[in-house]
RNA sequence: GAUAACGGCAAACCCGGUGAAAGCCGGCGACGCAAAGCUACGAGGCUACCGCGCGUUCCAGAUGCGCCACGCCAGUCGGGCCGCCGAA
Repeated sequence: GAUAACGGCAAACCCGGUGAAAGCCGGCGACGCAAAGCUACGAGGCUACCGCGCGUUCCAGAUGCGCCACGCCAGUCGGGCCGCCGAA
């Protein structure tokens, strides 16, 4: 980073699996991406099984609300590492 070239990746929906969930994996499929390759280091965001607090209740249980990351998001931004091509 170009009306270049060889290519690459693959959103959403749907199907199957997994997980409490966020999400992830595989298939289909392309919204897009010059790093939409890898990496949870910084910021930001998502979920809340468990735990804590409060409420409802048949006060055991069940259930609702709030808080909570050591879980998750790299296609939220930044950083780090690696990488194809070569016009202005």
Notes:
Predicted 3D model of an 88-nucleotide RNA (c-di-GMP-I riboswitch aptamer) from a soil metagenome. Model confidence (mean pLDDT): 87 of 100.